A computed fold for a 383-nucleotide RNA from an Anaerolineales bacterium, annotated as Bacterial RNase P class A. Its Rfam family is "Bacterial RNase P class A". It is annotated as a ribozyme. Rfam describes the family as follows. Ribonuclease P (RNase P) is a ubiquitous endoribonuclease, found in archaea, bacteria and eukarya as well as chloroplasts and mitochondria. Model confidence (mean pLDDT): 76 of 100.

RNA sequence: CGAGUUAGCCAGGCGGUCGCGCCCCCUUGAUGGGGGUGAGGAAAGUCCGGGCUCCAUCGAGCGCGGUGCUGGUUAACGACCAGGCGGAGCGAUCCGGCGGUAAAGGGCAACAGAGAGGCAGAUUGCCGAUCGACGUCUCGAUUUAUUUCGAGAUAGGGAUAGGCGAGGGUGAAACGGUGCGGUAAGAGCGCACCGGCGAUUGUGGCAACACAAUCGGCCGGGCAUCCCCCACCGGGAGCAAGGCCAAGCAGGAGGGAAUCCAGUUUGCGGACUGGACGGGAGCGGCUCGUUCCCGUAGACCUCCGGGUAGGCCGCCUAGAUAGAUGAUCGCCGCUCCGGUUUCGGCCGGAGAACAGAACCCGGCUUAUCGGCUGGCUCGGACG
Numbered sequence: 001c002g003a004g005u006u007a008g009c010c011a012g013g014c015g016g017u018c019g020c021g022c023c024c025c026c027u028u029g030a031u032g033g034g035g036g037u038g039a040g041g042a043a044a045g046u047c048c049g050g051g052c053u054c055c056a057u058c059g060a061g062c063g064c065g066g067u068g069c070u071g072g073u074u075a076a077c078g079a080c081c082a083g084g085c086g087g088a089g090c091g092a093u094c095c096g097g098c099g100g101u102a103a104a105g106g107g108c109a110a111c112a113g114a115g116a117g118g119c120a121g122a123u124u125g126c127c128g129a130u131c132g133a134c135g136u137c138u139c140g141a142u143u144u145a146u147u148u149c150g151a152g153a154u155a156g157g158g159a160u161a162g163g164c165g166a167g168g169g170u171g172a173a174a175c176g177g178u179g180c181g182g183u184a185a186g187a188g189c190g191c192a193c194c195g196g197c198g199a200u201u202g203u204g205g206c207a208a209c210a211c212a213a214u215c216g217g218c219c220g221g222g223c224a225u226c227c228c229c230c231a232c233c234g235g236g237a238g239c240a241a242g243g244c245c246a247a248g249c250a251g252g253a254g255g256g257a258a259u260c261c262a263g264u265u266u267g268c269g270g271a272c273u274g275g276a277c278g279g280g281a282g283c284g285g286c287u288c289g290u291u292c293c294c295g296u297a298g299a300c301c302u303c304c305g306g307g308u309a310g311g312c313c314g315c316c317u318a319g320a321u322a323g324a325u326g327a328u329c330g331c332c333g334c335u336c337c338g339g340u341u342u343c344g345g346c347c348g349g350a351g352a353a354c355a356g357a358a359c360c361c362g363g364c365u366u367a368u369c370g371g372c373u374g375g376c377u378c379g380g381a382c383g
Base pairs, nucleotide, nucleotide: 001379002378003377004376005375006374007373008372009371010370012332013331014330015329016328017327018326020038021037022036023035024034025033026032040354044365045364047363048362049361050360051359052238053237054236055235064234065233066232067231068230069083070082071081072080073079084098085096086095087094088093099229100228105227106226107223108222123168124167125164126163127162129160130159131158134156135154136153137152138151139150140149141148176194177193178192179191180190181189195219196218197216198215199214200213201212202211203210204209242313243312244311245310251304252303253302254301255300259276260275261274262273263272264271265270277295278294279293280292281291282290334351335350336349337348338347339346340345
């Protein structure tokens, strides 16, 4: 210098003008004035965990859901830190739902292939046995003729029932690898070495685990991120939670004067209209007037319980209500492009993301223009 990796951070600054929400102060007829304060690293997704609230709750089990290497941090977690193991990378470093010998059981696997999981599979093959006598060979007889006939043998070919898991072939994968022995042919069938798995012992580590020695032919494919099994954890609903106050209407209890005349109608109880009188409401000082309601099963008044509308709390050093936190101008700074240069710069233009609190916290995940700082790795050059 280049390439990479990792842990964090910033998310333009200052000023002017005009606005918005909340709080405080002063003031007015309405209102106006002044001061203070007002988004994020994710406020997002609502995926986990907790606080808080209400409901349920003796205990245990079944079911359902979740978590899944080890140790620690934490109020708690599926988060974080450190470590182990496996994988990727030259490396820094990154990724991993990483319990189950997938030997409890069920299930799944395209194409190709004989066979795809059952102590598998016979397609091409290898092997011996038996049968038979097509062919071949031998002998005898015969013929012009190794021509024909008979007998015998048989390692080629055929048939039958078996053995085999070595060689070829298919496939991502065919039941450890190499060699020797062995066998009719073969095979961990036996042996040596290598690999895997398991057991025992020892050493190191809190542990996960690692290393070493010995032993066992044990050689049992993949998927548990399909069911399942094992261990541990988990009551339900969520601020529209929930609490308080409480119009009107309906319900319950109590208080509540004293009726009269005329008319209409009648089923003769009564109902309606008008007037007088009385009571009450509009009226939270009283009187008059006025409007309306009522006439003892009444208007109206008082009280009671539940509770709707509505209000308050929950609710905040932003904060409440469908929800304010903005717009614009100037200067400076940043990035990019073009022009110019006396290589110091100068001029002009463009760009600046993702996004928007709603009960509050701890995480995770996702989105994000551009920039800054620290650690580390690899490569090159120079000294």